[in-house]
RNA sequence: UUCAUCCCUGCGGAAGAGCCCGGACCUCAACUAUGGUUCGGCGCCGAAGGCGCAACCACCCCGGAAACGCUCAGGCACAAGGGACCGCGCGGGAUUU
Repeated sequence: UUCAUCCCUGCGGAAGAGCCCGGACCUCAACUAUGGUUCGGCGCCGAAGGCGCAACCACCCCGGAAACGCUCAGGCACAAGGGACCGCGCGGGAUUU
C1' cells in the first nucleotide's frame, strides 16, 4: 500500500401479533357516549436484549455457537418509535495476507 474479515459510524430497506374484556383517571359534552393514559385479566408475536439445546468448532482446564426453541424483558389498529438481518458509502480502530 492492496485484498479480505470484524467493530464503530452515515443513509436506505426491514416482519409478526387483540382497534379484546373490566376498573380508575384525564379530556370533550348539560349527562351518557367519544378520544387518551394507567392498572388488572385472558389471548397472541418473535427479528432489541436475555436464557436453553444442538449441528459444528475448540480442548490441559474453562468452553464458543443459530434466523432452532423458551417467552423473563420487549411488542400486538394507523402513525411514530424500536427492530435481528441485508445493501451501499466515507472515515477511524483491530486482525490477517
Molecule: Glycine riboswitch aptamer
Organism: Hyphomicrobiales bacterium